Transfer RNA from a Candidatus Doudnabacteria bacterium, 73 nucleotides, folded computationally. Model confidence (mean pLDDT): 81 of 100. RNAcentral holds the sequence, with entries from ENA. Rfam family: tRNA. Its family is annotated with triplet codon-amino acid adaptor activity in the Gene Ontology.

RNA sequence: GCCGAGGUAGCUCAGCUGGUAGAGCAUUCGCCUGAAGAGCGAUGGGUCGUCAGUUCAAUUCUGACCCUCGGCA
Numbered sequence: 001g002c003c004g005a006g007g008u009a010g011c012u013c014a015g016c017u018g019g020u021a022g023a024g025c026a027u028u029c030g031c032c033u034g035a036a037g038a039g040c041g042a043u044g045g046g047u048c049g050u051c052a053g054u055u056c057a058a059u060u061c062u063g064a065c066c067c068u069c070g071g072c073a
């Protein structure tokens, strides 16, 4: 330099044929316990990597760029 995969909550990841984002774990609170843990219930947290384009509407489609991983040279 070229090709491919990926970037979404504190962490691991879903979401797909464009219609306004969710799970598990973790945090916080409550129940339970002598206390803690486990268990049960509830709770907050997101400019969906950045900037543009298309569209009534973009996490989703298009382009450029940034970062991570892999392959080729």
Base pairs, nucleotide, nucleotide: 001072002071003070004069005068006067007066010025011024012023013022019056028042029041030040031039049065050064051063052062053061